[in-house]
About this RNA: Model confidence (mean pLDDT): 82 of 100. A computed fold for a 1446-nucleotide RNA from an uncultured delta proteobacterium, annotated as small-subunit ribosomal RNA. Rfam family: Bacterial small subunit ribosomal RNA.

RNA sequence: UGGCGGCGUGCUACACAUGCAGUCGAACGAUGAUGGAGGAGCUUGCUCUUCCUGAUUAGUGGCGCACGGGUGAGUAUACCAUAGAUAAUGUACCUCUUAGUUUGGGAUAGCCACUGGAAACGGUGAUUAAUACCAGAUACUCCUUCUCGUUAUAAGACGAGUCGGGAAAGUUUUUUCGCUAAGAGAUCAGUCUAUGUCCUAUCAGCUAGUUGGUGAGGUAAUGGCUCACCAAGGCUAUGACGGGUAUCUGGUUUGAGAGGAUGAUCAGACACACUGGAACUGAGAUACGGUCCAGACUCCUACGGGAGGCAGCAGUGGGGAAUCUUACGCAAUGGGGGAAACCCUGACGCAGCAACGCCGUGUGAGUGACGAAGGCUUUCGGGUCGUAAAGCUCUGUCAGAUGGGAAGAAUUAGUUUGCUGAAAAUAUUGGCAAAUGAUGACGGUACCAUCAAAGGAAGCACCGGCUAACUCCGUGCCAGCAGCCGCGGUAAUACGGAGGGUGCAAGCGUUGUUCGGAAUUAUUGGGCGUAAAGCGCGUGUAGGCGGAUAGAUAAGUCAGGCGUGAAAUCCCUUGACUCAAUCAAGGAACUGCACUUGAAACUAUUUAUCUCGAGUACGAUAGGGGAGGGUGGAAUUCCCAGUGUAGAGGUGAAAUUCAUAGAUAUUGGGAGGAACACCAGUGGCGAAGGCGACCCUCUGGAUCGAUACUGACGCUGAGACGCGAAAGCGUGGGUAGCAAACAGGAUUAGAUACCCUGGUAGUCCACGCUGUAAACGAUGUGCACUAGGUGUUGGAGGUACUUAAUCCUUCAGUGCCGCAGCUAACGCAUUAAGUGCACCGCCUGGGGAAUACGGCCGCAAGGUUAAAACUCAAAGGAAUUGACGGGGGCCCGCACAAGCGGUGGAGUAUGUGGUUUAAUUCGACGCAACGCGAAAAACCUUACCUGGGCUUGACAUGCUGGGAUUAGUUCCAGGAAACUGGAGCGAUUACCUUCGGGCGUAACCAGCACAGGUGCUGCAUGGCUGUCGUCAGCUCGUGUCGUGAGAUGUUGGGUUAAGUCCCGCAACGAGCGCAACCCUUACCAUUAGUUGCCAUCAUUCAGUUGGGCACUCUAAUGGAACUGCCGGUGUCAAACCGGAGGAAGGUGAGGAUGACGUCAAGUCCUCAUGGCCUUUAUGCCCAGGGCUACACACGUACUACAAUGGUCGGGGCAGAGGGCAGCAAGCUCGCGAGAGCAAGCAAACCCCUUAAACCCGAUCCCGGUUCGGAUUGGAGUCUGCGACUCGACUCCAUGAAGUCGGAAUCGCUAGUAAUCGCGGAUCAGCAGGCCGCGGUGAAUACGUUCUCGGGCCUUGUACACACCGCCCGUCACACCAUGAGAGUCGAUUGCACCAGAAGUCGUUGAGCUAAUCCCCUUAAAAGGGAGAGCAGACGCCUAAGUGUGU
Repeated sequence: UGGCGGCGUGCUACACAUGCAGUCGAACGAUGAUGGAGGAGCUUGCUCUUCCUGAUUAGUGGCGCACGGGUGAGUAUACCAUAGAUAAUGUACCUCUUAGUUUGGGAUAGCCACUGGAAACGGUGAUUAAUACCAGAUACUCCUUCUCGUUAUAAGACGAGUCGGGAAAGUUUUUUCGCUAAGAGAUCAGUCUAUGUCCUAUCAGCUAGUUGGUGAGGUAAUGGCUCACCAAGGCUAUGACGGGUAUCUGGUUUGAGAGGAUGAUCAGACACACUGGAACUGAGAUACGGUCCAGACUCCUACGGGAGGCAGCAGUGGGGAAUCUUACGCAAUGGGGGAAACCCUGACGCAGCAACGCCGUGUGAGUGACGAAGGCUUUCGGGUCGUAAAGCUCUGUCAGAUGGGAAGAAUUAGUUUGCUGAAAAUAUUGGCAAAUGAUGACGGUACCAUCAAAGGAAGCACCGGCUAACUCCGUGCCAGCAGCCGCGGUAAUACGGAGGGUGCAAGCGUUGUUCGGAAUUAUUGGGCGUAAAGCGCGUGUAGGCGGAUAGAUAAGUCAGGCGUGAAAUCCCUUGACUCAAUCAAGGAACUGCACUUGAAACUAUUUAUCUCGAGUACGAUAGGGGAGGGUGGAAUUCCCAGUGUAGAGGUGAAAUUCAUAGAUAUUGGGAGGAACACCAGUGGCGAAGGCGACCCUCUGGAUCGAUACUGACGCUGAGACGCGAAAGCGUGGGUAGCAAACAGGAUUAGAUACCCUGGUAGUCCACGCUGUAAACGAUGUGCACUAGGUGUUGGAGGUACUUAAUCCUUCAGUGCCGCAGCUAACGCAUUAAGUGCACCGCCUGGGGAAUACGGCCGCAAGGUUAAAACUCAAAGGAAUUGACGGGGGCCCGCACAAGCGGUGGAGUAUGUGGUUUAAUUCGACGCAACGCGAAAAACCUUACCUGGGCUUGACAUGCUGGGAUUAGUUCCAGGAAACUGGAGCGAUUACCUUCGGGCGUAACCAGCACAGGUGCUGCAUGGCUGUCGUCAGCUCGUGUCGUGAGAUGUUGGGUUAAGUCCCGCAACGAGCGCAACCCUUACCAUUAGUUGCCAUCAUUCAGUUGGGCACUCUAAUGGAACUGCCGGUGUCAAACCGGAGGAAGGUGAGGAUGACGUCAAGUCCUCAUGGCCUUUAUGCCCAGGGCUACACACGUACUACAAUGGUCGGGGCAGAGGGCAGCAAGCUCGCGAGAGCAAGCAAACCCCUUAAACCCGAUCCCGGUUCGGAUUGGAGUCUGCGACUCGACUCCAUGAAGUCGGAAUCGCUAGUAAUCGCGGAUCAGCAGGCCGCGGUGAAUACGUUCUCGGGCCUUGUACACACCGCCCGUCACACCAUGAGAGUCGAUUGCACCAGAAGUCGUUGAGCUAAUCCCCUUAAAAGGGAGAGCAGACGCCUAAGUGUGU
């Protein structure tokens, strides 16, 4: 969310109201309605009575109630499953066979009377029947005692005899139906055996009726089932005992299978019936709807006492996420009783409720383009929902209405007929067969027909990938989503909505669960060098596995047969419901188990044998193998003595320390302890740990050689036992050196460290403990097989005349390299990590944790065994590319060093931060922001602020209407202006024209579209730019190598400024970069000489003029430089060094030129542009103000601090530029800035334009000065509408700080630094900035250790946002989970004791009692006794117990 139908399925061992539960009168005594027949009385329709019929009802009696139905609490077990055993058993009803069914007796319920109690329920007395009960008779076969025979290993079976014992019921007129005994069958049970059947060893020992025997008891029956006695057994690592959980199976589900999970419905078995215990009855029970007792709970009560048990069907309450009607019927099937009719049956059949499941079916079909309206979207054209709708034409399933209408029903009784039995029988009656024959809960249901009507019937989830399905809007790390990865921070296909789409469909999605995928527990089918994983090593028990030959057996194995493996289910073939689900029939199958027959290869067992495995004997060999004892020298330290004097020692540097009381040094002597230089070697020995001076004693193992012997004696090895470095512990020694702890000195921010001076345990020895290490080859042991090469150790053999050496062969060790193969790769590779076999150990994501608890060990420290909660989505291995390193190698750069000059201190200028403000517009922030955008902020610029104005707008295009009164211009009023309002003048028009005008249009007016935005986002973008960096790098194609990422090329050896070049090379080539080509400059030549130049000639004040173009210069074209030449070095190379020549020499100098990329670098305020925002304003215009503020901080500059200087006078030399709204000569005026007049020049012509530093002379004389010029006062000039905020300059006056600058830091390698001036852009005016130009003109570079940056190779890496990375621990607070905790509470349970209901059994039974017997008395009765029984009492066992202890 929900149309219909069919078939299935549907809580709770919690407590339960209410309803629903036998039969037989043909077993019995009563009761006796009704009906029939007869009789009597008489009031002839009433009463009484007899007989028959016999409804009904309580009781006696029989059978049933042990079935059917429910549930799964308990139970890990003979409970279940499979297969067997019972020669150790029972069995009512049923069937068959045989034989019987006899003679008697006494009670009792009911009923009646009395009586107790509230009730439940009784009590006493009298009386009565039976198929109830009792006694007797009979019984070969039965039971029991004893004896014997046959068979047999035995248990036992069969048979013969014998002592004793044991039956019965009647009903019905007969028959029938019953009853008794025995045997057999069938059925159903009991018991026993084998195998299988969950987790836990942090449960390792359990058990006294326990295990067995003998005897007895008990049972239907075996048995310690029970008891007495005897013995001391029984179970257990193949898991006993304990703990937890759990009914088991057929099956169900999943899976290819093997397996895994599960045990609803249906079926088989078991267990249970409020909880616990117990027996009775019975064929059967330890009994769901029986009994007794105890307990808990509920109910009734008159308080004395009683009643109850839904885990039967419905139903109620509680619990829970959650599971139905207090329906109908016995019509069918089945069951009980009965002779039967029939009765009973919540079994069952049916209906109801629930989409809970499976299956079927519908919700319409055809046509229909203006591709409607509408929605959504859009690139604005369209697209899409979509033939979808509407419309038109049809159909009629389901639901609805009306009518018809099943199958399921067969028996039985009865009737008729036939056959047959009983009996004398045609009455009657039993059995069988045929015909007929009433009976339907469901239900007027299924089904059929007719009618009307498209009418009543579609949703849910999803659309980032996995995974089928995409766009818009909203939101803006918010709200939210999420199975995993992950989405969301302003353009979200992932959130929410919408449109569209996809999937399934009366359902859909979520959640939970199981299997699969998962070879992720690996039997099929995994692993352990480095990812998790080989015990530290050995000896060896159980176990597992085991050489060769021959024979036997047949346990395993294989084959056949037989039995079983319930039915249902699954599968196959058919059939019945219209199909399907469902149901039915048949088949197959049930992979198993047992029995039996056979085979004999292999395994096993056994017999006999063998020598190759293994071992023994013999002869040699090497060795730091082990234990004990002894000996030795060097060195350190200490002690004594001598010499000797001021330091020694120690460190990066020092100090603590030692030393004038004589150290250190040195000589001699002595003491003591520990360790053994050289030899010494990927050499030796040992199982590992480990073992190193020499000698002796004892002792283990290994190797080689040749023969003999034993004859599989072997391999591995859970537990177990032993060994086991260092440190540590105990006891006792010893102690030279070293040295945890500790002390002092240093270092340091600190320094509980590293360094130094001391120094105790310890290190050493003996004995004992500990039992762990990166105990490592991170590689278990043993055996076999599988290319080689080369060392080395120990043996043996050969060659050589002998020895040594060498060479060859071989065995045993120990290394390196390497093929096949293996490996994720690294790597391993006859010493395997290759190929196989045998056995053991170990692993199963990271953390928690090698931890907690428990056990064991230890003196302790601790070791060993070893979890969980919780938490994460990873942790890890190997390799790759980068990046990084206070890793390595090589190299470069004004990077350092060597130098020169600065900055940082002062004053000022300028930019920035901060602060302030109405505003101080915005951007830029390490290098790579800060004299940057800005190559010019008084207005403008201008974006900011205040105020005043405008709204189709300052600007563009189009449309509609008006529109010739046009553009332009003059004037007036208000105003700060913009603007507002008003008055004039007024050239001028495309077309048509009848010249009257018409029509259109520009400007303008009104309106509509729109304009506009220096508003936001540079993290949406284009373009442009900075930076690493003018660093030498960055890549590609093909090939090759690698599983792959990738590598190679590009690495290597040289060389270069250079990935420049050469050589080598599994690479060969190529591209972008480098270089070169371009510009300027340096030299020369040619061409050309005006405005340039002037050597010769003439001329002048003057290249001024004539003349000339040689020179300079100008500006165009060429040349020149290429390691070209010589020598040396070098790999016969590339190249380098030196030299010659040359103007220039090794890219001559400078510039332009900037690879792939990095920094989400900068810019939306140059421009362009997506999206967002704004539209009488964030747009536009105007005036004024601000960007120029000022406690402060920083950057970049200028000027200085002076004598290498200042001032004054005189003298001399550039280049490159600019100029008409311009540059301006010259003259006059002014101290000057400048002003007035004014020639020349659109420029190699005129002007700016005197360059300055410099040189010569004079002066100043070290002082805050004749340095320095800030600041301030006054007076001016210029530009401009206008210099107040806020311009530049001049003159006079004033004369601040400053005497070379702390830490720190910048630039520069030659025409450079330094220093000096000149010009230009911007520009009305304003230059200390910027961009250019020339003049004068140095110093230094040993070198690459260090600092910074960069390049190549290599190495490590836990980094990849890439070291500004990653990451560890404490602490603070909150929360989660777990351990411990003085204790406390609850549940469960063992043992011991107390207690002891009911009940069985036993004993007793003085009390009570009808049956049989005896005695006595008798007419009978009554009484007594025996026997038999009962009540009661006692005993054993024993449930409960909030009884006790542990």